[in-house]
Predicted 3D model of a 74-nucleotide RNA (transfer RNA) from a Flavobacteriales bacterium. The source organism's lineage runs through Bacteria, Pseudomonadati, Bacteroidota, Flavobacteriia and Flavobacteriales. The RNAcentral record of the sequence draws on ENA. It matches the Rfam family "tRNA". From the family's description: Transfer RNA (tRNA) molecules are approximately 80 nucleotides in length.
């Protein structure tokens, strides 16, 4: 210096053939069951989809940049 692969809720990840309203698990809040924990239900909050652009009616997806983290060449 080059080439790949990640980036999505406090954490671990899905979601892309471009159009429901962007989700699961756990966690976190209240409720309810118990004398009380635990455990289990039930509801709920919690995101600028790593930044910046572009392209497009329309982007978490597609294009350029660019930033971290791993990684393979040299």
């Nucleotide at each position: 210096g080059g080439g790949g692969c990640u980036u999505u809720a406090g954490c671990u990840c899905a979601g892309c053939u471009g159009g429901c309203c962007a989700g699961a698990g756990c966690g976190c809040g209240u409720c309810g069951u118990u004398c009380g924990c635990a455990a289990u239900g039930a509801c709920g909050a919690g995101g600028u989809c790593g930044u910046g652009g572009g392209u497009u009616c329309g982007a978490c997806u597609c294009c350029c940049a660019u930033a971290a983290g791993c990684u393979c060449c040299a």